[in-house]
The RNA shown here (transfer RNA) has 71 nucleotides and comes from a Gemmatimonadota bacterium. NCBI's taxonomy places the organism under Bacteria, Pseudomonadati, Gemmatimonadota. Its mean pLDDT, the model's own confidence on a scale to 100, is 81. It matches the Rfam family "tRNA". It is annotated as a transfer RNA.
RNA sequence: UGGCCCUUCGUCCAAUGGCAGGACAUCAGACUUUGGAUCUGAGAAUGGUGGUUCGAAUCCACCAGGGCCAA
Numbered sequence: 001u002g003g004c005c006c007u008u009c010g011u012c013c014a015a016u017g018g019c020a021g022g023a024c025a026u027c028a029g030a031c032u033u034u035g036g037a038u039c040u041g042a043g044a045a046u047g048g049u050g051g052u053u054c055g056a057a058u059c060c061a062c063c064a065g066g067g068c069c070a071a
Stems, first nucleotide, its partner, number of pairs: 001070007010024004018054001026042005047063005
């Protein structure tokens, strides 16, 4: 310098263009003499800016960050 890939709760992973969900973690409650385990519930995210579309996590452009390959 060029090409390709990735970016979603705190972490790891889903979601055919049509209500963003699960596990673990966290918090609250139940249970327990206490802790742990177990059960119930709650909060929590689509990297940014635009475009396409009735409708975008998903498609397109640019930007940012990360990774791989070539030179």